[in-house]
This record gives sequence, C1' cells and structure tokens, in this order.
RNA sequence: AGAGUCGCCCGGAUCACCGCGUUGUUAUGGAUUCAUCCAUAGCACCGAGGAAAGUCCGGACUCCAAUGUGCAAAGUUGUGGGUAAUUCCCACCCGGAGCGAUCCGCGGGAUUAGUGCAACAGAGAGUAAACCGCCAAUAGCAAUAUUGGUAAGGGUGAAACGGUGGUGUAAGAGACCACCAGUGCGUGUAGCAAUAUACGUAGCUAUGUAAACCCAACUUGGAGCAAGACCAUGCAGGUGGCGUUUGAGUGUGCCCACACGAGUCACCGGGUAGGUUGCUUGAAUCUGCAAGUGAUUGCAGAUCUAGAUGGAUGGUGAUUCUCGACAGAAUCCGGCUUAUAGGGCGACUCUUCUU
Repeated sequence: AGAGUCGCCCGGAUCACCGCGUUGUUAUGGAUUCAUCCAUAGCACCGAGGAAAGUCCGGACUCCAAUGUGCAAAGUUGUGGGUAAUUCCCACCCGGAGCGAUCCGCGGGAUUAGUGCAACAGAGAGUAAACCGCCAAUAGCAAUAUUGGUAAGGGUGAAACGGUGGUGUAAGAGACCACCAGUGCGUGUAGCAAUAUACGUAGCUAUGUAAACCCAACUUGGAGCAAGACCAUGCAGGUGGCGUUUGAGUGUGCCCACACGAGUCACCGGGUAGGUUGCUUGAAUCUGCAAGUGAUUGCAGAUCUAGAUGGAUGGUGAUUCUCGACAGAAUCCGGCUUAUAGGGCGACUCUUCUU
C1' cells in the first nucleotide's frame, strides 16, 4: 500500500421565536365540609429509539387455583459455567469451510427396541444384486449358446460398504496374512466434564436419513394491564339445558382417586359505557475500583431520565457540515430476529514493497 475478519460507538449540530403534553409553582376567578378541587394565565424542569418494530423466547407484576397417580400433549437436546429466567450469553469439546484472522452447525440415539423411506440413473438401494467382464462344465468344426461359480476389474449413482500388497483359487472373495485407516471393548494418562491420547484386544468394517415415525433423558398449572383494585351512574326480567347428597360445577388436556360444593351454562330482552388507580425508582443509568480467560458479579460515589387516554414531542427563521437512513412509547424489564443513509474508534489476519 492492497485485500479481508471481528467488536464497539454515533444516528446532524447550535441559537432565537411560536406551539403541544406531564409535573411543580405563582396569580386571578369559581365551588366549598376550610382543606382541597376545578378553570384560565404566567414561570420553571423534563419530554421516544437503537431498534420504541415483529411479538419469537424468558421473567417481574396481577388474578384464579394452590392436591395425588397414570396416560396423553408440548418443549429442550455436546460439556461446564453465567443469569431473576430463557430456545439467550460466555468458555471449551467435536464436525465442517477458509492460507489465515475468523465463521457455520436443528451437535442425544440408525450397533443390539421396532417401523418406514432412499427420486433419476443403474443388473442390483438393503440380509442382495450377475448388465459388461473373468472362470468352469456341457453342446458345437468354429462363431457362439445354455447352465453354474465369482463382487477383483468396468459401468450407473449423492451413496454399491474399508485401503495397499501378498497367500490362496478354475476364476475370485477378510476366506486367510502383513501394514495402514476406522469402529467396539478393556486398561492407563490428562481434564470438573464433553473429550483427547497411548497400549492391548476383537476380522468387528452392510450405508444414509431421527429438518420421518419412534426411543431415551430432562422440563412444564391457567389466564394476561382489555390483568386486577376502587368510586360513581343505571336496569326488568324471561325461556331452555344440567343439577341440589342418585353431586351440576371447580381444581383450566383426559381418566381415576381426593377436596370444595348449590348453583351453573346458553339464548332473548333491558341498563351503563364516566372517573380514579395499577403507571413508572428500576434485576435503573453513569463513573471509578476489585474478582473472573470470559459471560458476569461485588463494592463505592453521583444522577432522576416520557407516562398520554380523540392519545404530547411539532413548526418557522438564521448559521454550519459530510445535507441526514430505518423508523415513533402505551404495564415494565432481559434477550433474539428483522429494517437502517452515512460516519467514527479499536483489535486482528493475509499478500506485496521499502528500511
């Protein structure tokens, strides 16, 4: 200098004027139980995001239930750790891609439970196969034909089921032998473990697929802020089903047991459809120190940072730059995923050149 990998951050800036929302405060007016409430105006503080989004996971919080066994269903899936928790994160292991930094993995079991599937091509795709070739026998003068043997060679395919050499044989074959590779088993060593490695041993070498059923281990109550609580306003009942100890219904998949238990479900009709609360101080943010490879955790200090409900966060002007993308809270957090103009910082890798 060129090419690349990973991580983090910013998401136009400043000023003026006008406007909007919450809260606080002051003034005026009104209500009045004399302490507050309402209205208007002024002033002050604060006022969207890295994803506020998708709602895919996990929790906090709230209500119902706070029983057990079995079956079913759903979810998770290398090992160890982190966390409030997770399908998240970190480290490592194994497999794969790359020269490398690094990246990817829906990563338990196909061998001892069983079933299924493997397109096209091919003779044969799973206890099995002879298309070409090789060999033998028979027939034939011969070409060749028929029968049998053979998985070493050719051909097909993503895949034909260890490799090389030899022995052997009619020709062949782990049929047997040597070496190499793999798998299982046993022992040792290292590691918390997944696993790695060394030695010994068994001819054990017939595949893939569990993003097919299935099997194994582990986990799992239900509903969600339209949760729930309170105040105010208003109304009219009727019909039918199942029940009241011969037990409806509830314990939120089903059966059984057990407990509670007098109402409950559906439809028609009538009424209200206003307000308060939940609501934002929180697993919070920032800074520093410490522990840890890391995720993360601990301690100290500082800070208060939207809370609407016909739903606020906008408009105009000036200066300036690189001329501004994706996009807008609605109970709150932690993740993941997706969208995103442009810019900045850091770490690392490879190649080439110069000294």